[in-house]
RNA sequence: GUGCCUGUAGCUCAGUUGAAUAGAGCGUUGAUUUCCGAAGUCAAAGGUCAGGGGUUUAAUUCCCCUCAGGCACA
Repeated sequence: GUGCCUGUAGCUCAGUUGAAUAGAGCGUUGAUUUCCGAAGUCAAAGGUCAGGGGUUUAAUUCCCCUCAGGCACA
């Protein structure tokens, strides 16, 4: 340099035949329970879906560019 893949919550990931409140597990915080903890139960917070633009009535999802990481080839 060329091609391909990945980027979604603090971490690991799902969701990508476009449909409308964006989810799960772990973690965090609070309550409950306990003599105190752990475990359990209930609840809550936490996201510019990497960034920008475009298509569309509607985009995490489709198209283009950029950024970051990885793989292959040279």
Molecule: transfer RNA
Organism: bacterium